[in-house]
The RNA shown here (THF (Tetrahydrofolate) riboswitch aptamer) has 103 nucleotides. Its mean pLDDT, the model's own confidence on a scale to 100, is 76. It was read from a public genome assembly, where an Rfam model found it.
RNA sequence: GGCAGAGUAGCUGCCGGCGCGUUAAGUGUUCAUGAACGGGGAGUUGUCAUGAAACGAAAUCCGGGCAAUCCCGGAUGCGGUGCCGACGGCGCAUCCCGCUGCU
Numbered sequence: 001g002g003c004a005g006a007g008u009a010g011c012u013g014c015c016g017g018c019g020c021g022u023u024a025a026g027u028g029u030u031c032a033u034g035a036a037c038g039g040g041g042a043g044u045u046g047u048c049a050u051g052a053a054a055c056g057a058a059a060u061c062c063g064g065g066c067a068a069u070c071c072c073g074g075a076u077g078c079g080g081u082g083c084c085g086a087c088g089g090c091g092c093a094u095c096c097c098g099c100u101g102c103u
Stems, first nucleotide, its partner, number of pairs: 001103005010090004015085005020079003029053007039097004044093001059076007
C1' cells in the first nucleotide's frame, strides 16, 4: 500500500415479565430550548431530554359498597402505551485519523 472486519448516539422485529392509561396520560405530528454521540478531533439533515401548540382513541362483563350514571376489586379487551430481560436485524449514518486480521 491492498483486501476484509469490529465498535457510537440510537432505531427495530419477536418472545417473556412487571406496570400505566381507558375519568386519556402515553404514542405519533409541529415548533422552541438544551444535551450527548465509534479510540481521538469535528459535528448534523440523525438521536435523546424538557417545554409549548394543534390533532386525537374502545370498551364490555363479574363481585362488593342497601341503590346508582358514583366508588373499590377482578376478568377479557383496547392503546402506533412505559420499563426490564433473552434472541435476532440495522447503525458515525457525513469528513479526517486510528484499531484488528490477512497479504